[in-house]
RNA sequence: CCCGACAAAGGCAAAGCCCGGGUAACCGGGCGGCGCAAAGUCACGGGUCCUUGUUAACCUCAAUCAGAACAAGGAUCGCCGGACCGCCGAAG
Numbered sequence: 001c002c003c004g005a006c007a008a009a010g011g012c013a014a015a016g017c018c019c020g021g022g023u024a025a026c027c028g029g030g031c032g033g034c035g036c037a038a039a040g041u042c043a044c045g046g047g048u049c050c051u052u053g054u055u056a057a058c059c060u061c062a063a064u065c066a067g068a069a070c071a072a073g074g075a076u077c078g079c080c081g082g083a084c085c086g087c088c089g090a091a092g
Stems, first nucleotide, its partner, number of pairs: 002092001003089002011036002016031006034078001040084003044081003047076009
């Protein structure tokens, strides 16, 4: 350095509920633990989600809702990849 124990000391905290922020995705705090060897940090690439706009198509007297595509802004690192930092030391 790779690697990851029926090891040791610890750490983080899913869903749900309560309070608050946000149009929303989602975020913060408390309770709570599904789990996690990076479930530490970073939106860099992809994915997914939200908001706004546009385009095509369909219906059609005309329009709305939903859906498809594209663009912009945002969210998610506990979706994947990548980058940086990091506890311990069994077997190999």
c-di-GMP-I-GGC riboswitch aptamer from an Oceanospirillaceae bacterium, 92 nucleotides, folded computationally.
Its mean pLDDT, the model's own confidence on a scale to 100, is 84.